[in-house]
RNA sequence: UACUCAUCCUGAGGGGUGGAGGGACCGGCCCUACGAAGCCCCGGCAGCCAGAAUAGGUGUCCUUGGACAUGUAUUUGUUUGGUGCCAAUUCCGGCAGACGCAAGUCUGACAGAUGAGGU
Numbered sequence: 001u002a003c004u005c006a007u008c009c010u011g012a013g014g015g016g017u018g019g020a021g022g023g024a025c026c027g028g029c030c031c032u033a034c035g036a037a038g039c040c041c042c043g044g045c046a047g048c049c050a051g052a053a054u055a056g057g058u059g060u061c062c063u064u065g066g067a068c069a070u071g072u073a074u075u076u077g078u079u080u081g082g083u084g085c086c087a088a089u090u091c092c093g094g095c096a097g098a099c100g101c102a103a104g105u106c107u108g109a110c111a112g113a114u115g116a117g118g119u
Stems, first nucleotide, its partner, number of pairs: 003117006013042005021031003025094004043086003047083006054077003057070006090111001095108005
């Protein structure tokens, strides 16, 4: 890498270097010399995985302010680490079906990305 499962309409900035590309592929349509990709520094968002402590919430009991349980933690948070991400719905479509006069709309798949497992 194959394969399996889950998610993908939210969110997230600057500086340096670099020098013309980038948005997976194809067709569109966009971003880009008011500086692309890549690399470095600081910062942030929060999807998955692992961990720590306990706050809220809920329930029960009673001495009405506490105790217990939920707690071998996810009902909502905080926090550490492993990753991921920080233009546009995965930018839209690319195959099938339904509706529609048509433009098109909706649903599902294929493909892709990320994580965990697995090999």
Predicted 3D model of a 119-nucleotide RNA (SAM riboswitch aptamer (S box leader)) from a Herpetosiphonaceae bacterium. Its mean pLDDT, the model's own confidence on a scale to 100, is 80. The sequence was found by an Rfam model in a public genome assembly.